The part of an RNA shown here (large-subunit ribosomal RNA, domain II) has 674 nucleotides and comes from Kandleria vitulina. Model confidence (mean pLDDT): 88 of 100. Taxonomically the source falls in Kandleria (Bacteria, Bacillati, Bacillota, Erysipelotrichia). RNAcentral holds the full RNA, with entries from ENA and SILVA.
Context: one part of a larger RNA
Formats: sequence, C1' cells, structure tokens
RNA sequence: GCCGGCGAGUUGCUUUUUCAGGCGAGGCUAAGCAGGAUAUGCGGAGCCGAAGCGAAAGCGAGUCUUAAGAGGGCGAGCAGUCUGAAGGAGCAGACCCGAAACCGGGUGAUCUAGCCAUGGACAGGUUGAAGUCGGGGUAAGACCCGAUGGAGGACCGAACCGACCCCCGUUGAAACGUUGGCGGAUGAUCCGUGGCUAGAGGUGAAAUUCCAAACGAACCCGGAGAUAGCUGGUUCUCCCCGAAAUAGCUUUAGGGCUAGCGUCGCGAGACGGCAUGCGAAGGUAGAGCACUGAAUAUGCGAUGGCCUCAUCCCGAGGUACUGAGCAUAAUCAAACUCCGAAUGUCGCACGUCCAGUCGCGGCAGUCAGUCCGCGGGUGAUAAGGUCCGCGGACAAGAGGGAAACAGCCCAGACCAUCAGCUAAGGUCCCAAAGUGCAUGCUAAGUGGAAAAGGAAGUGGAGACGUGCAGACAACUAGGAGGUUGGCUCAGAAGCAGCCAUCCUUCAAAGAGUGCGUAACAGCUCACUAGUCGAAUGACUCUGCGCCGAUAAUUUACCGGGGCUAAGCAUGACACCGAAGCUAUGGAUUCGAAUGAAUGGUAGGGGAGCGUUCCAUGCGGCGAAGAAGCGCGACCGAGAGGGCGCGAGGAGCGCAUGGAAGAGAGAAUGCCGGC
Repeated sequence: GCCGGCGAGUUGCUUUUUCAGGCGAGGCUAAGCAGGAUAUGCGGAGCCGAAGCGAAAGCGAGUCUUAAGAGGGCGAGCAGUCUGAAGGAGCAGACCCGAAACCGGGUGAUCUAGCCAUGGACAGGUUGAAGUCGGGGUAAGACCCGAUGGAGGACCGAACCGACCCCCGUUGAAACGUUGGCGGAUGAUCCGUGGCUAGAGGUGAAAUUCCAAACGAACCCGGAGAUAGCUGGUUCUCCCCGAAAUAGCUUUAGGGCUAGCGUCGCGAGACGGCAUGCGAAGGUAGAGCACUGAAUAUGCGAUGGCCUCAUCCCGAGGUACUGAGCAUAAUCAAACUCCGAAUGUCGCACGUCCAGUCGCGGCAGUCAGUCCGCGGGUGAUAAGGUCCGCGGACAAGAGGGAAACAGCCCAGACCAUCAGCUAAGGUCCCAAAGUGCAUGCUAAGUGGAAAAGGAAGUGGAGACGUGCAGACAACUAGGAGGUUGGCUCAGAAGCAGCCAUCCUUCAAAGAGUGCGUAACAGCUCACUAGUCGAAUGACUCUGCGCCGAUAAUUUACCGGGGCUAAGCAUGACACCGAAGCUAUGGAUUCGAAUGAAUGGUAGGGGAGCGUUCCAUGCGGCGAAGAAGCGCGACCGAGAGGGCGCGAGGAGCGCAUGGAAGAGAGAAUGCCGGC
C1' cells in the first nucleotide's frame, strides 16, 4: 500500500410536541400481595385534570390594587388523562476516536547522584622539600658548602578513569560506537561488594543535572469513558421543498442565545407579487450662493499706520501700506442650501399573476463568505486591499462561450432519442458553419498590450487667405540715404542692454529676422522687380495608423498554423452553435381538467430496499443437494430481486407483524492476510 473482518445518535428516567388507541369531568394506579408469569386480579397511598387571584390573612367566577360599585393587572367563557410509537429537550460518558494535564494508592537508587561501611588498583622513568650527618663560619648564632634524605591535589608516561579535535559511521557492528591525535594518571584519584536517601520527594563541585535508553516533576494501576467552545470520522435508496455566512447581546469575536432566512403541521382568509392611475412624506444626484464657511480679480473704501504742512486749539493735504464692509464679475463645500429630481418607500383604487401572505405550533441549519456591476467611506480617485448600501453570480449550478479559467457572457440539467430551431459566440485549416455579399478604411502583422508627449503617415469634414492684373517654391538683381538714432559704455555702428522707432529717395528696403565682429566689416531675412506659368498657404474638427516601447528556462502580448483580409467600420443575408426552446415516448408530484412543475450543499418532510433475531401462518423448500461462493445478455426508477449453470455439502426460505449489536471508502481508524 491493497484485500478481508471490526468500527460511531444508544439506553434509563423526566419532560414537550405530533400521531394511534382506551376511558372521559374525569383518567391512571405505584410499591406490594396473589399468580408459573414481564399476563391477569387485588392494591386509591399518590399523580394529572376539573378555579382562580393575592406576599399573605383570605375571598372565590372572580380576585388583587384602592377610600371606591372607578380604572387597571391576572383569571372565567376552549377536556382531560393513561399507554404506545415517532420528532426534540433535560440529567446521565449521551454520536465515535483523540490530549497535554490533575488527584489517590503503590513499585523503583541492579542505570545514575550523594553519602555510610568494608575491601581492591595505580608499569616504568624524572625532579629532589623539610629533616639529619660532615665540613666551613660566629662570642654564640644566623648563614654557606658537600653528602644523606625522599616530600608533592609535583613532572613525563602505560594500565585505569575521562572525552578536547577531525575522519568514518548516520534504515550503524553500536538508540552515542571506531581509527588517529587529546586530558588526568598518589589523588577533591579510580574500582568491587554490602547498605541509606523516593516523586508535594530525593540527589546535585549547580547543567533543572540525575532518579532503570525521552524527568520543569519517574513509573504502574486506579478516579476514568477526566475535560476538549478544538481537529478528524460518522456506513442503504428514491421523491418534495430548500437556507445562511446578517442584527442585538455575550471575558464575546473560528463558541453561544434570541431575531432574520429554511422546512413540516394546523388555522385564517384576499391579507402577497407585478403593472398602471391618484395621493403622501423626503433633501440624495444635479444645481445654486439666499444662510454658514472657503476662495479669485477689479472698483469704492471705514478703521489703523506712514509722509508733508500746521502744532495754541481745531486740523488740512498726500499715500503704490493695512484692509472691515459694499459693488461688479467668476468659483468651491460630506458635516452649506434660495432650490431640487430620477429611482425607491407608504396609502388607496383598478387590472393581472396566481398560493406567493399572515398567525400558532414541531424540527432545524446558518453567525469565516467570495467575485462582478453600480453608489460611497477608508487607502495613494493603490491592491485579487478594507468597510457599508443596491443588484447579480458562485457558495449550493451542471451545459455552451471566454485557448485553459468557482464569482465574467449565454443559459437554469426529471429520463430517453443517430430529430428540428436558436442564445452567447462563431463560419480559411486544426474545428461544426461564408476563402459569402455591398461600401469604405488600415500597410503598421496595426489587428495580436500601454501614457504624457512628438510628426508634411493617410482618409473625411469645415472655415479663412493668396493667385493668369501671374500667386507659392526656386533662380537673377536690388535690399538705399539722414545715421555710428539717442542713452549707456573701454567700445555699442540694425543685431549686450535701456528709450524712441521718425523723415527722405524709391519698384522696394525694419532706426532691422538670424549668423557674425573687440567694435566695424561680412553673410542673410523682411520688402521689391524680373524669369517661370497654375495652383498655393496657414488653421479647426474627425477616422485609421507611426514613434514613444527594455528582462530574465522557450518563440511566449492572435490558443496554434497561418492571414493584407482570415484586420477595422457600417449595412443586409445565410449557416454553425447549449443539458435553452421545439418534437416523440416515458416517470413522479400538484390539479376536477386543458395543464404545470421536477439543479441543489447545510437542513426540514415523505416513501421504500436490505441485514440479524422473535411471533403466527404456509399439510413451505432441502442429500433427486440448504446456506455461503463464482459466472450469466432477466426484472425493478433505485436501494435491490429472480432464474440458470458451476462449485459447495446441511441447513434455509416466503407472507404478515414485531424487536434491533441494522447497511462502511475514508477517522496518520483497530485486527489479520499478502
């Protein structure tokens, strides 16, 4: 891992609802006794109901409050009770498995820690303390020299004890080892034997270390099925309906309770949905500036400041400072409103759809939601972000499209069909259907990713100029004088800068468009004439394209091939395309019927299949072969059932009813086999 077997809502008591039955203003007995008996009989203690109200005394269809014949509260006007079954609840282990832990009583110091008693072990080598002896030395000493001596948690190094480094080993030879190196090795040394200390404890040269290979509290058994708002698992079929991921409260936030939303029963009775009409409330979108604020420009301008004059007092004038307020113009606002929709909401009427509504009762599940569109808050007018509101989808929804893709687009799957029509989306090939039609556009493979910004790309529209009295472009020629304008300046001469910007000659020529010079010079432009001979200039709106455009395994920003239409726009036609619709047959539910309905998680309700056993029946079956097993094209909507054959070798069925150790694929399930 697979296969087989085992494996989870049970039982008792109490209570509630529904159903069935008995009796009924009543209903029932309990223990116990009798009895073969859980039958039945006896047993009326007791329980429920038939009356309530009040704290109570108490009164009573009333009663309490109260001064009250008032008002008000709770009652009266509706039958119960016993047994059984089923759905719930409570108390119990209460659907099953699962802790870490807590407590009690015991068992452990044969491992290990410390201690006690008694024993044992330490090759060899080195150093050479005290003391002692001899000599020297001194007044005597101290002291010095030599010898002797043999101290030490002394030195080197085996056994022995340890474990600092690396390799190997790492399903090992070994649940801590091996090779090599390494530390201690007469000591706080190491070891044997016997003994002591025990879990709320011991022991500890102290690491929470050790206490029999896992010790922040040993192990074994018991309390014990501890508790687990947590995780996992929870076994046959079909039919009907079908949620929620919200609110309030919660030591509450991944748990609860009540409500909301589901289902089933009973009852009510037109209460419901939708459309239209009429009526009503409202302050959003928008808009506005009348209020509250914000805010721009200009004008007038109070107050205050400053300057001049006056200054004995009264003051006068000016101001490019400040700037209330007013006026004009133009704005802004969730917490502004002189205004003010659309939707939505409420009421009434009418129409239509039809059981969608409401009340009471039984049973739930849900309290992590997600994405998309729209209206907003928050955030950064970020997020597959977060929080609200309205709607949709998914959740609990299959099918077609979007290459693939819960939440997007189309569309809601009762079953069958080698029938038809369509939706979204498509019709060159992969790949079902147009290499289809008409008119344009695009040349960028744009299509088939992107911004500010940029451009004589190209199509369409508009409005304004110039032009055969010759435009635009090009070429030839001119482009002058006062004058080097004035100022400034070292200089400033059209061309650093400031001011002014005139006059003259002329076909025309700026007190100068750009380059240039130190300043001049020089080149050029505006402007004019000529040559040429027909268009040309600047602008606005708009369609499609271009640049802007750089990324990491592989082309890789059409699903691919490939496409210049097989791209884009507009129009008309045909076809393909789904579990949609239609057709034909069938099933179930509802309905009197034509007919309608039948996706579904949690969950509610209904109807069934099968397993084991029991009761009753079948003058049931069976060695002429039971059960169980294997195979098979039969029956049933399914769980399942039947028949035949093989194999098997002794028990088994059918009908009706009853009772349950009653259905296995999952629980890192348990046991066994392979």